[in-house]
Context: one part of a larger RNA
RNA sequence: UGACGGGGGCCCGCACAAGCGGUGGAGUAUGUGGUUUAAUUCGACGCAACGCGAAGAACCUUACCAGGUCUUGACAUACCAGGCAAAGCUAUAGAGAUAUAGUGGAGGCUAUCCUGGAUACAGGUGGUGCAUGGUUGUCGUCAGCUCGUGUCGUGAGAUGUUGGGUUAAGUCCCGCAACGAGCGCAACCCUUGUCUUUAGUUACUAACAUUCAGUUGAGGACUCUAGAGAGACUGCCGGUGACAAACCGGAGGAAGGUGGGGAUGACGUCAAAUCAUCAUGCCCCUUAUGACCUGGGCUACACACGUACUACAAUGGCGGAUACAACGAGAAGCAAGACAGCAAUGUGGAGCAAACCUCAGAAAGUCCGUCUCAGUUCGGAUUGAAGUCUGCAACCCGACUUCAUGAAGCCGGAAUCGCUAGUAAUCGCGGAUCAGCAUGCCGCGGUGAAUACGUUCUCGGGCCU
Numbered sequence: 001u002g003a004c005g006g007g008g009g010c011c012c013g014c015a016c017a018a019g020c021g022g023u024g025g026a027g028u029a030u031g032u033g034g035u036u037u038a039a040u041u042c043g044a045c046g047c048a049a050c051g052c053g054a055a056g057a058a059c060c061u062u063a064c065c066a067g068g069u070c071u072u073g074a075c076a077u078a079c080c081a082g083g084c085a086a087a088g089c090u091a092u093a094g095a096g097a098u099a100u101a102g103u104g105g106a107g108g109c110u111a112u113c114c115u116g117g118a119u120a121c122a123g124g125u126g127g128u129g130c131a132u133g134g135u136u137g138u139c140g141u142c143a144g145c146u147c148g149u150g151u152c153g154u155g156a157g158a159u160g161u162u163g164g165g166u167u168a169a170g171u172c173c174c175g176c177a178a179c180g181a182g183c184g185c186a187a188c189c190c191u192u193g194u195c196u197u198u199a200g201u202u203a204c205u206a207a208c209a210u211u212c213a214g215u216u217g218a219g220g221a222c223u224c225u226a227g228a229g230a231g232a233c234u235g236c237c238g239g240u241g242a243c244a245a246a247c248c249g250g251a252g253g254a255a256g257g258u259g260g261g262g263a264u265g266a267c268g269u270c271a272a273a274u275c276a277u278c279a280u281g282c283c284c285c286u287u288a289u290g291a292c293c294u295g296g297g298c299u300a301c302a303c304a305c306g307u308a309c310u311a312c313a314a315u316g317g318c319g320g321a322u323a324c325a326a327c328g329a330g331a332a333g334c335a336a337g338a339c340a341g342c343a344a345u346g347u348g349g350a351g352c353a354a355a356c357c358u359c360a361g362a363a364a365g366u367c368c369g370u371c372u373c374a375g376u377u378c379g380g381a382u383u384g385a386a387g388u389c390u391g392c393a394a395c396c397c398g399a400c401u402u403c404a405u406g407a408a409g410c411c412g413g414a415a416u417c418g419c420u421a422g423u424a425a426u427c428g429c430g431g432a433u434c435a436g437c438a439u440g441c442c443g444c445g446g447u448g449a450a451u452a453c454g455u456u457c458u459c460g461g462g463c464c465u
Base pairs, nucleotide, nucleotide: 007465008464009463010462011461012460013459015455016454019419020418021417022416023415026310027309028308029307030306031305032304033303034301035300042053043052064296065295066294067293068292069291070290073121077120078119079117080116081115082114083113088103089102090101091100092099093098123285124284126283127282128281132279133278134274135273136272137270139268144183145182146181147180148179149178150159151158152157163174164173165172189262190261191260192259194230195229196228197227198226199225200224204219205218208217209216233256236250237249238248239247240246312412316371317370318369319368320367321366322365328359329358330357333352334351338347339346340345378409383404384403385402386401387400388399389398425447426446427445428444429443430442431441
């Protein structure tokens, strides 16, 4: 000077408390450990690994294993020699890689293309994240971290940054051997909430006409769209306060004291993570630790843990009728009406590069009926059969449909998690990845609570001592 203390003081945070809903019990999905295996590729390991890298493992991917193959190589540059052929297509052999034969025809012909040769070299998802760059997590969106000059101290250092108030904030005010400054805070950015104005098509419809229908005239009011502006600043009033900063209450206002949300992450910490995104030093392999192919594996299963989904029912299940969204996506695409099928889906194809057409039926809700507390008309695992779709190909190992089957489960021990408002809870919808595959992830809207006395205690953090 720091760090630490079951030392002290002050303060904050869904940290506790007050509440609401979960996890831990069941079944399944998924990740991990372990075990197994020819291989179950590799990495991630308290918080901050474990629905994580992976925004999608049937082949491919793929890095792993077995077998079959190649050796200047699948890919790059350079040298020499030869070539009219190379790619493609067909046939034969083969699991294929590949080999042989035929066909084929102008990229190159200055040989830059092909074949062969020799050597420099290529290649490595091999090792080291404790050699590194870059990137990322975390403390933490916590309020801190520093510098110049001056002053004090022999010096390390101190002061400033401490103190009195105040704030979400080292935010601001006052004081002070300090005076200033920088990185952070805040603001500037995006979005959402109100109004004005400009502009009306594919959007909208008050009046007029018209129609089954904003359908067509018409309109520029409204909604909406997207440009430009306005608006909030403790600006105004009262009180408290130190004549301060500020705080409390009020008015006006769509909005009030940071209006809500996002982006934005200081100096540093953890030899934190990543050599498998990429780059890279050193080491290692070089007829193999490189390259190609077929098949298998990453999908195994006594078990243990994490994260989710679905339930255990009547605030419910089932049947019928019926209402209201938003964000989005679409050409090797989205696909309407119609027809066939119980259905998955098929046939066919209008329209649409889309405020125009399509995906697209929102669901919870509302109305009517039924079930009457049962392992049930709850629950749907598992299994059998028949199908649909994608795709060379669904055996290992896809999703979906129909019929049948109908497991555990009657609210979950110790323990533990999330959340303070359009939030929790609950309901559906869309997208990325993607041929196909979503209970995951990222978004969107619908319905819409309870509680906070307080800071003694638990956890984490800040300041002074």
Model confidence (mean pLDDT): 86 of 100. The part of an RNA shown here (small-subunit ribosomal RNA, 3' major domain) has 465 nucleotides and comes from an uncultured bacterium. The RNAcentral record of the full RNA draws on ENA and SILVA. Rfam family: Bacterial small subunit ribosomal RNA.